[in-house]
Context: one part of a larger RNA
RNA sequence: CGCAGGACGCUUGAGAGGAGCUGUCCUUAGUACGAGAGGACCGGGUUGGACGAACCUCUAGUGUUCCGGUUGUCGCGCCAGCGGCAUCGCCGGGUAGCUAUGUUCGGACGGGAUAACCGCUGAAAGCAUCUAAGCGGGAAGCCCACCUCAAGAUUAGGUGUCCCUGAGGCUUCGGCCUCCUGAAGACCCCAUGUAGACUACGUGGUUGAUAGGCUGGGUGUGGAAGCGCAGCAAUGCGUGGAGCUAACCAGUACUAAUCGGUCGUGAGG
Numbered sequence: 001c002g003c004a005g006g007a008c009g010c011u012u013g014a015g016a017g018g019a020g021c022u023g024u025c026c027u028u029a030g031u032a033c034g035a036g037a038g039g040a041c042c043g044g045g046u047u048g049g050a051c052g053a054a055c056c057u058c059u060a061g062u063g064u065u066c067c068g069g070u071u072g073u074c075g076c077g078c079c080a081g082c083g084g085c086a087u088c089g090c091c092g093g094g095u096a097g098c099u100a101u102g103u104u105c106g107g108a109c110g111g112g113a114u115a116a117c118c119g120c121u122g123a124a125a126g127c128a129u130c131u132a133a134g135c136g137g138g139a140a141g142c143c144c145a146c147c148u149c150a151a152g153a154u155u156a157g158g159u160g161u162c163c164c165u166g167a168g169g170c171u172u173c174g175g176c177c178u179c180c181u182g183a184a185g186a187c188c189c190c191a192u193g194u195a196g197a198c199u200a201c202g203u204g205g206u207u208g209a210u211a212g213g214c215u216g217g218g219u220g221u222g223g224a225a226g227c228g229c230a231g232c233a234a235u236g237c238g239u240g241g242a243g244c245u246a247a248c249c250a251g252u253a254c255u256a257a258u259c260g261g262u263c264g265u266g267a268g269g
Base pairs, nucleotide, nucleotide: 001152005163006162007161008160009159010158011157015149016148017147018146021049022048023047025045026044027043033038051106052105053104054103055102059100060099061098062097066093067092068091069090070089071086072085073084074083075082076081110144111143112142117137118136119135120134164268166179167178168177169176170175180266185263186262187261188260189205190204191203192202193201210256211255212254213252214251215250216249217248220244221243226239227238228237229236230235
């Protein structure tokens, strides 16, 4: 820009893409078959491999925003307690998120038309013949079925709801000009994340829990500081599952989403 008014939802599916794999074992059954050795079709069940998708409950990583330990040195006047630097100084753990090695799920079932091939009926050709007319069966393959995208599918689809019903003048009747009006809705702007390179997308904007803060909880760390006691001391014990605690879960308007602006018209060849 188009989709013959504008808008917001919900959709149909032309078409396109993805997927499509396979082993072992048990059973049927030591049956059919076979002199024996051996050993099934068909059908039912189990458990794997590779591949793929989603997810983070578990397991395992990461986790320089959390907790603890510790070395050297410098600083906070000193002690104590802390902080800076040294690869995050080094080390032990670890929430959220992101992950696989982890978890769950997938290939299916079924239908249609067929290939090779197997048939029925059956002439030409009194026989025979699956074929010439006609009718069946038959593949991991084809079409559908499953998952995803999808009306720029210009053949531009369907459907629900919402919105606009002024005045004057000119006209070659197509429309044009001025005033008034400015809907539904969208955007700008702002708080943001389940989204994200930007953009886009989603949520929210006081009729408000969108982010931060605060409060409570959870989780992690692992027993804070201070004081007391024991010990010459290092240190240990008590107060006390202590103190601290990121991204998690709730609650709460304390702070910030203030106030506003723009587009879009007037019933539609």